[in-house]
RNA sequence: UCUUUAUCAAGAGUGUGGGGAGAGACUUGGCUCAAUGAUCCACCAGCAACCAGCAACAACGCCAGGGUGCUCCGGCCAAGAACGAUAAAUA
Numbered sequence: 001u002c003u004u005u006a007u008c009a010a011g012a013g014u015g016u017g018g019g020g021a022g023a024g025a026c027u028u029g030g031c032u033c034a035a036u037g038a039u040c041c042a043c044c045a046g047c048a049a050c051c052a053g054c055a056a057c058a059a060c061g062c063c064a065g066g067g068u069g070c071u072c073c074g075g076c077c078a079a080g081a082a083c084g085a086u087a088a089a090u091a
Stems, first nucleotide, its partner, number of pairs: 001091001003089006013044001015043004022033003026080005045071004050067002053062002075083001
């Protein structure tokens, strides 16, 4: 990176530092956030429980130290799409 499977209406930050202009994946129409510093990066804090670990063998429990993900508005809303994001597995 391709493919497959599962999930995407819950939950959790007005934190510190960097940085300095637009950002919210793409198109259209809206709507929100943003120099009172957003999106993004790092750290801290927190939330979750996909993998790992324990248990069970037809159960769905425990754990949150490991691999991860997430922490404005339902993937922000609507439409379109062989669309997007996350996790696991194969190649």
The RNA shown here (SAM riboswitch aptamer (S box leader)) has 91 nucleotides and comes from Candidatus Roizmaniibacteriota. The coordinates come from a structure-prediction model, not an experiment, and the mean pLDDT is 82. The RNAcentral record of the sequence draws on Ribocentre.